Two RNAs folded together computationally: RNase P RNA and transfer RNA, 416 nucleotides in total. It holds a member of the Rfam family "Bacterial RNase P class A". Model confidence (mean pLDDT): 80 of 100.

């Protein structure tokens, strides 16, 4: 110098002038005021109400070990096995419990089977899965022997598969013995197996006002318990569904933002993350603020005036995923060539 | 903010234990009629909303993204 890999960060800066909004303050004013994904709602929690959640049965999920965490389908680390020359990158339960698909081609697509070939035979018939040829897959590969031809039928090596022993907390690894191999693929097909998972959602849910036809038809005796049986609990002539009508007007107030929080630092662990000190408070609206103008800089476009700043905007919170982004920047590592 | 549901030909719709997609109407042509509808025959229709990934093979199975449409307030 080039070509690529894997992690992280910024994502327009300063000032001034005039608004919007929460909080504080009599008032002057002060102080805060979208993101890394706020966003899609794909997992997971808290948090609220049902039994402060209970058993069975459906039904969902997840799926190599080991760990991390409040949890997870997420992160870390390791193990196998592919893929790359390499940094790295994808992939992971069980097909030997059962069912059940495997088109078209092909002789056959799985209790096997002979179309061509090959060997016996005069022939009828029979031997052969080595060779051809279908196909997305053909019944363990290659050599040797063997033998009419042939074939784990028999050897050696790979391959599997069972079993000990050692290694490791475990996937799993070594080594050693034994078995001619009996078991094609598919489980993101039913399905086994281990493991989790009660339900709804802040329009949760609690308080306070406000008005009326506190109505009228129909159904169940039971509701709470949004799949279903149990059980629990309140209720017993009142409870409750369900259409139609009726008010109110998007009523007020809580919930509502100090939390699994942000920043730094010892220490512990490979790592992800814990443990402790110090230190900050950093949006809380409710049709819904977070904007506009100038000035001077950055960068993009334009020949110039000029013009423009990627994707994109909270909505009870929070962890994750994975989806979008102009442009720019850091770091670590790999493989090429070049010089010293 | 929370829950659901769709998306296949011009139009309205079907196909779900995965095997190469159809129905009606419309549309062309072409018959019969003096002509026209109607009727008869023919014949052409499609990125299965995109994209990845399972599988030999996907409209169907599984993940992610688009676009469309519905519901749900209190007195209760």
């Nucleotide at each position: 110098g080039g070509a690529g890999u894997g992690a992280g960060c910024c994502g327009g800066g300063c000032g001034a002038u005039c608004g919007c909004u929460g909080c504080g303050g009599c008032a002057a004013c002060g102080c805060g005021g979208a993101g890394g994904a706020a966003a899609g709602u794909c997992c997971g929690g808290g948090c609220u109400c049902c039994a402060c959640a209970g058993g069975g049965c459906a039904g969902g999920a997840u799926g190599g070990c080991c760990g991390c965490u409040a949890a997870c389908g997420g992160c870390g680390g390791c193990g196998c096995g592919g893929a790359g020359c390499g940094a790295u990158c994808c992939g992971c339960g069980g097909a030997a419990a059962g069912u059940g698909g495997c088109a078209c081609a092909g002789a056959a697509a799985a209790u096997a089977a002979a179309c061509c070939g090959c060997c016996c035979g005069c022939a009828a018939g029979g031997g052969u899965a080595a060779g051809g040829g279908u196909g997305a897959a053909a019944u363990g590969g290659c050599g040797g022997g063997g033998u009419a031809a042939g074939a784990g039928c028999c050897c050696a090596c790979c391959g599997g598969c069972g079993c000990g022993c050692g290694a490791g907390u475990g996937a799993u690894c070594g080594c050693g013995c034994g078995c001619g191999c009996a078991u094609g693929u598919c489980a993101a097909a039913c399905c086994c197996c281990a493991u989790c998972c009660g339900g709804a959602g802040c329009a949760a849910g609690a308080c306070c006002a406000a008005a009326u036809a506190g109505g009228a038809g129909g159904g169940a005796u039971g509701a709470g318990c949004g799949g279903c049986c149990c059980g629990c609990u309140c209720g017993u002539u009142a409870u409750u569904c369900c259409u139609c009508g009726g008010g109110u007007a998007u009523g007020g107030u809580c919930g509502c933002u100090u939390g699994a929080g942000c920043c730094g630092g010892c220490g512990c662990g490979u790592a992800a993350g814990c443990c402790u000190c110090g230190g900050c408070c950093c949006a809380g609206a409710g049709g819904a603020a977070u904007g506009a103008u100038c000035g001077c800089c950055a960068c993009c476009c334009g020949c110039a005036a000029g013009g423009g700043u990627a994707c994109a905007g909270a909505a009870c919170c929070c962890g994750g995923c994975a989806u979008a982004c102009a442009g720019g920047c850091u770091c670590a590592c790999u493989c090429c060539g070049g010089c010293a | 903010u929370c829950c659901c549901c769709g998306g296949u030909a011009g139009c309205u719709c079907a196909g779900u234990c995965g095997g190469u997609a159809g129905a009606g109407c419309g549309g062309a042509c072409g018959g019969c009629u003096g002509u026209u509808a109607a009727c008869c025959g023919u014949c052409a229709u499609g990125u299965c909303g995109c994209u990845g990934g399972u599988u030999c093979g996907a409209a169907u199975c599984c993940g992610g993204c688009c676009c469309g449409g519905g519901g749900a307030g209190c007195c209760a």